[in-house]
RNA sequence: UGACGGCACUGGGGGUGUCCGAGGCUCUUACGAGCCGAGGGCUGAGAUCAUACCCUUAUUCACCGGAUCGCGGUAAUGCGCGCGUCGGGAAGUGCUUCACUUUGCGG
Numbered sequence: 001u002g003a004c005g006g007c008a009c010u011g012g013g014g015g016u017g018u019c020c021g022a023g024g025c026u027c028u029u030a031c032g033a034g035c036c037g038a039g040g041g042c043u044g045a046g047a048u049c050a051u052a053c054c055c056u057u058a059u060u061c062a063c064c065g066g067a068u069c070g071c072g073g074u075a076a077u078g079c080g081c082g083c084g085u086c087g088g089g090a091a092g093u094g095c096u097u098c099a100c101u102u103u104g105c106g107g
Stems, first nucleotide, its partner, number of pairs: 001099003005096006011056004017042004023036005063088003069082004
């Protein structure tokens, strides 16, 4: 010096959808409508068991916008792919591995 290197600390950034639903509540003469919701299914690191999880200097594998987007798929969804080298998006310190280079000392 290099490796989309590794680890830790401090600080910072970020998301929480979808389906079923025991049971309860509200409105209604009724039919019916709405709300809360134990628990469970799906994807995922994470779907508020959180003192967790993910990301943190980047031509950014967190996340947001475009987006009530396009194609495909699903029981359904922000499920997959595209869009996308798109536009935004949060840093400092210490230790350490490997490679290369330079300098000093000793033989």

Source information:
A computed fold for a 107-nucleotide RNA from Micromonas sp., annotated as TPP riboswitch aptamer (THI element). Its mean pLDDT, the model's own confidence on a scale to 100, is 82. Lineage of the source: Eukaryota > Viridiplantae > Chlorophyta > Mamiellaceae > Micromonas. Of the family's consensus pairs, 91% are formed in the model.